A computed fold for a 73-nucleotide RNA from Candidatus Aenigmarchaeota archaeon ex4484_56, annotated as transfer RNA.
The coordinates come from a structure-prediction model, not an experiment, and the mean pLDDT is 80.
The sequence is in RNAcentral, with records from ENA.

RNA sequence: GCGCUGGUGGUCUAGUUGGCUAUGAUAUGGCCCUGCCACGGCCAUGACUCGGGUUCGAAUCCCGACCAGCGCA
Numbered sequence: 001g002c003g004c005u006g007g008u009g010g011u012c013u014a015g016u017u018g019g020c021u022a023u024g025a026u027a028u029g030g031c032c033c034u035g036c037c038a039c040g041g042c043c044a045u046g047a048c049u050c051g052g053g054u055u056c057g058a059a060u061c062c063c064g065a066c067c068a069g070c071g072c073a
Base pairs, nucleotide, nucleotide: 001072002071003070004069005068006067007066010026011025012024019056027045028044029043030042031041032040049065050064051063052062053061
């Protein structure tokens, strides 16, 4: 330099040919449970890499950029 794959809460992750309140786990906080702690239960907190385009509507489609991984040179 070229090609391919990916970028979603603090961390890991789902999202099916565009319309969901964006999924689950973990974390953190609160409450319940217990004589206390742990375990367990309930609730809350918090995210679509960036810029443009298409569309009534974009995490999703298109273009470009940046970052990461893999392959080729």